[in-house]
Context: one part of a larger RNA
RNA sequence: UGACGGGGGCUCACACAAGCGGUGGAGGAUGUUGCUUAAUUCGAAGCAACGCGAAGAACCUUACCUGGGCUUGACAUCAUUGUGGUAGAACCCUGAAAGGGGAACGACCCGGGGCAACCCGGGAGCUAUGACAGGUGUUGCAUGGCUGUCGUCAGCUCGUGCCGUGAGGUGUUGGGUUAAGUCCCGUAACGAGCGAAACCCUUGUCGUUAGUUGCCAGCGGGUAAUGCCGGGGACUCCAACGAGACUGCCGGCGUCAAACCGGAGGAAGGUGGGGACGACGUCAAGUCAUCAUGGCCCUUACGCCCAGGGCUGCAAACGUCCUACAAUGGCACGUACAAAGGGAAGCAAACCCGUGAGGGCAAGCCAAUCCCGAAAAGCGUGUCCCAGUCCGGAUUGUGGGCUGCAAUUCGCCCACAUGAAGUCGGAAUCGCUAGUAAUCGCGGAUCAGCAUGCCGCGGUGAAUAUGUUCCUGAGCCUUGUACA
Repeated sequence: UGACGGGGGCUCACACAAGCGGUGGAGGAUGUUGCUUAAUUCGAAGCAACGCGAAGAACCUUACCUGGGCUUGACAUCAUUGUGGUAGAACCCUGAAAGGGGAACGACCCGGGGCAACCCGGGAGCUAUGACAGGUGUUGCAUGGCUGUCGUCAGCUCGUGCCGUGAGGUGUUGGGUUAAGUCCCGUAACGAGCGAAACCCUUGUCGUUAGUUGCCAGCGGGUAAUGCCGGGGACUCCAACGAGACUGCCGGCGUCAAACCGGAGGAAGGUGGGGACGACGUCAAGUCAUCAUGGCCCUUACGCCCAGGGCUGCAAACGUCCUACAAUGGCACGUACAAAGGGAAGCAAACCCGUGAGGGCAAGCCAAUCCCGAAAAGCGUGUCCCAGUCCGGAUUGUGGGCUGCAAUUCGCCCACAUGAAGUCGGAAUCGCUAGUAAUCGCGGAUCAGCAUGCCGCGGUGAAUAUGUUCCUGAGCCUUGUACA
C1' cells in the first nucleotide's frame, strides 16, 4: 500500500422486511448429468454452464458411427511432360449412391502461313509428375478479435508542487449534499484525464409545413350498406422541422453556499418513462468449432466423396418452461375494442367442396392502397352444481390432411374413439416497486415443413414499502493483523 475480520461508523441495492405471483409435488416440452451404444459429434460448469453456441438435426445441415469409394485431391497458385479424335459428351455395363469401365458424336481462343481445304506454334481444358492443397486434429495456460462478470457499481488515475531516507502519502481526506469523485464550503495543494451526467434514439404535450394510398366536421350526390363519389385540410394520423423542463418562479429550511422540503403554473417537475452507451481493472473467466493466427500433429489419411444409421437411445438425477388440479371456472351461442410486423420461388380475399386439417378456382397486392386478419381476455344470454366432474388433458387405437425425392427410425396438423397423473405441492427457493407484477391474445426472425423456445407488440391491470435490527452483495472512512 492492499487484502481480510463471526471489528467499528456512514450509505446504497427487490438485499431483507411489507406484499403479489411462482418453482420445489403431477403430466408433458426442452437442456444437462449419468447409463447405454458401432456412434449416441463437439463445446459451455457456482453466481456469470444447463429452452446456452443451435434465429429451426427426417436427407442436407454433420463435425459422429458402419459400409462403399477417391488420392495433386471438393478448393487456390506455380513448374515440368504429354495431348485433335483433345475438352465435352448422349448412351451402355457395374453399383445403394459415390465411384469405376466403355462410347456414337465432337469443339473453343490467340499468332503465323495458305485462294481454299488445311498446316505449324501457343493457350484453355484434360492427363501424368512435383511443389503443394486440405484438417470442425491439439494447445483459449502461446495469441488477435469478440464476449460474459463484478456493475451503470462510482470509482480509477495523471502532471506539477509539497511531505517522507524509502515503499509511498497528499490531491481523492474533512463538514454538508447528490442517483453519482454530483455540486458547495474548507483545505499543501493547484489543475487535468478516463468514468458519472449531457450530446444520440424512442415515448408523453403543442405549433409550423405537407395532404396520398391516410382522415371525414360542414356542403352536395348516391347506396341494402360502406369516405362510395364530388369535394374539404377542420379533426385523427403520417413525418420532417421547431417549441417545451431550466430547481426558471414563490414560500420554508440551510453556513449569505450547494442542496433539500412544500407550492404555483404546466401535457410533463426536479435524471419525466424506456433504450443505446459499460472507466482502470478482476476471474491464466469463455471461445483455436464464426473468423484470424504461432507452435505441435495427420498426408492413399486425422484429407475428400457417397449410402444408411446416429446426434431423437432410457433404471435414474437436476435446471428452465408449458398445461393443469377448476365455479373470479368449463362449455355453447351472440357481440365489441389493438399495436407492432410480414408478403413475389411471396401474402392470398371472395366463391365452391370438406365436420375439420385442408382442397379447387382465382380477384387484388412489390403494398398507409391488396392480403396475412380472427385479436383474445372482455361484455350479454344460457347451461353445468362441487363430482376425479361437462375439471384436466397425458397415453393409445383408427381414419385422414400438408410439406418434402423421401415422414419407419424421426415432422406438423385434423376428426372420431380412449380418457392417465393431478384436489394447490416437504425442506428449500425465484421474480417483481407501476402501466410494473399478474393475466390475455397478436406478430416476426430461423424456416420446404416443424416453437410450450427466442425477439418484439399491444389489451386488461393490482397489492405493498412501518423501516434498515437481521440475510446477500456493494461503496467511502476508520481500526486490528503472525497474510501478500
Molecule: small-subunit ribosomal RNA, 3' major domain
Organism: metagenome